[in-house]
The part of an RNA shown here (small-subunit ribosomal RNA, 3' major domain) has 478 nucleotides and comes from a metagenome. The RNAcentral record of the full RNA draws on SILVA. The coordinates come from a structure-prediction model, not an experiment, and the mean pLDDT is 84.
Context: one part of a larger RNA
RNA sequence: UGACGGGGGCCCGCACAAGCGGUGGAGCAUGUGGUUUAAUUCGAAGCAACGCGCAGAACCUUACCUGGGUUUGACAUCCUCUGAACACUCUAGAGAUAGAGUGGUGCCCUUCGGGGAAUAGAGUGACAGGUGCUGCAUGGCUGUCGUCAGCUCGUGUCGUGAGAUGUUGGGUUAAGUCCCGCAACGAGCGCAACCCUUAUCCUUAGUUACCAGCGAUUCGGUCGGGGACUCUAAGGAGACUGCCGGUGUGAAACCGGAGGAAGGUGGGGAUGACGUCAAGUCCUCAUGGCCCUUAUGUCCAGGGCUACACACGUGCUACAAUGGCUGGUACAAAGCGCUGCAAGCUCGCGAGAGUUAGCCAAUCGCAAAAAGCCAGUCUCAGUUCGGAUUGGAGUCUGCAACUCGACUCCAUGAAGUCGGAAUCGCUAGUAAUAGUAGAUCAGCAUGCUACUGUGAAUACGUUCCCGGGCCUUGUACA
Numbered sequence: 001u002g003a004c005g006g007g008g009g010c011c012c013g014c015a016c017a018a019g020c021g022g023u024g025g026a027g028c029a030u031g032u033g034g035u036u037u038a039a040u041u042c043g044a045a046g047c048a049a050c051g052c053g054c055a056g057a058a059c060c061u062u063a064c065c066u067g068g069g070u071u072u073g074a075c076a077u078c079c080u081c082u083g084a085a086c087a088c089u090c091u092a093g094a095g096a097u098a099g100a101g102u103g104g105u106g107c108c109c110u111u112c113g114g115g116g117a118a119u120a121g122a123g124u125g126a127c128a129g130g131u132g133c134u135g136c137a138u139g140g141c142u143g144u145c146g147u148c149a150g151c152u153c154g155u156g157u158c159g160u161g162a163g164a165u166g167u168u169g170g171g172u173u174a175a176g177u178c179c180c181g182c183a184a185c186g187a188g189c190g191c192a193a194c195c196c197u198u199a200u201c202c203u204u205a206g207u208u209a210c211c212a213g214c215g216a217u218u219c220g221g222u223c224g225g226g227g228a229c230u231c232u233a234a235g236g237a238g239a240c241u242g243c244c245g246g247u248g249u250g251a252a253a254c255c256g257g258a259g260g261a262a263g264g265u266g267g268g269g270a271u272g273a274c275g276u277c278a279a280g281u282c283c284u285c286a287u288g289g290c291c292c293u294u295a296u297g298u299c300c301a302g303g304g305c306u307a308c309a310c311a312c313g314u315g316c317u318a319c320a321a322u323g324g325c326u327g328g329u330a331c332a333a334a335g336c337g338c339u340g341c342a343a344g345c346u347c348g349c350g351a352g353a354g355u356u357a358g359c360c361a362a363u364c365g366c367a368a369a370a371a372g373c374c375a376g377u378c379u380c381a382g383u384u385c386g387g388a389u390u391g392g393a394g395u396c397u398g399c400a401a402c403u404c405g406a407c408u409c410c411a412u413g414a415a416g417u418c419g420g421a422a423u424c425g426c427u428a429g430u431a432a433u434a435g436u437a438g439a440u441c442a443g444c445a446u447g448c449u450a451c452u453g454u455g456a457a458u459a460c461g462u463u464c465c466c467g468g469g470c471c472u473u474g475u476a477c478a
Base pairs, nucleotide, nucleotide: 001478002477003475004474005473007472008471009470010469011468012467013466015462016461019426020425021424022423023422026317027316028315029314030313031312032311033310034308035307042053043052064303065302066301067300068299069298070297073127077126078125079123080122081121082120083119086103087102088101089100090099091098092097107116108115109114129292130291132290133289134288138286139285140281141280142279143277145275150189151188152187153186154185155184156165157164158163169180170179171178195269196268197267198266200237201236202235203234204233205232206231210226211225214224215223216222240263243257244256245255246254247253319419323378324377325376326375327374328373329372335366336365337364340359341358344355345354346353347352385416390411391410392409393408394407395406396405432454433453434452435451436450437449438448
């Protein structure tokens, strides 16, 4: 000087408390451990691994296993020789591949002999190739403490020196934020602001969006029209402790008030200092070293990654009446669409099928929002709760749904009556609850990322648990 203390002081955080809803019990989904297996590819491991890499394993992916092939190679450059390239058919085979046949001679230059480009085959070696090892050799990227308020430097001063001072002290703040004081005076990286979005208004613009008044109307903003409103999207205005009162050191600031759509950082996002964990990643990529080179490379078929006495994490659905079922009826936002979204009509109980308008979309479509509201029914039961499991019949995608897809219909109707010890999230348009869209994607979501609808309860307080910041003290630790 740090680190640590079941030392002290001050302060903060859904850290506790006060509340609301969960997890832990059930069934299922998903990830992991373990076990099994020819293989169940690999990585991730307290917080910060475990719906994680994977924004989607039937083949492919795929790295694993079994079997069948191949060796200048699936891919790149160079050299020699031959043939344009290429398209199609047949045979053997699980396919990779092997064999046979047919069509086809293009482009540029030319001394008409040929040469060149592109591409295919054969050969030779230089080389290719490796998701092989080392993240404790690395770059890059990322997690974490933590959006915590800290981390440093120059000059000066003090100290033999390591170092100190500044950065400590008195106030204050979300903040090393600001003020005052001070052997310090300044400065840098962080904080804040500048950026995006949302909340109010104005101007400009008015189609595909809008419709107050006027006319028409097939009653649909549909048409004429309008430029008000909504909205869209570009530019501005607005919030700054600016104003008033009080407290305070005539300070910074705090408390209350006015005006205002908004008030003291208005809400949300992006933004992550010096560093810590030899944290994670050599399987995104790049890369040193090592290793393989008729194999640890590469091609193919089938299988596996989907196994199942069990254990754990994360979720979904429930156990019901604030509910289930049936009928009617209302209101979103944000997205996506040409290998696409598909209205309407017809068929089917349905998943869907057939047909075909419109739309490269503020124009057309996906699209029905759901919870809600209004009626009816069920009457507390393992039930008209719950839907696992199983049998049968189908639909769709796709060469192909056996291993191993999703969905539909009929039948079946398991556990489960609110969950031990323990444990998690959340402070407001939040929790809870309801649906919608998108990426990936042929097909496949209870996951993920967005979107809106309905919409709470509680916070006395900081003694305690956990984590963190500043000062101080002890130390046999570095």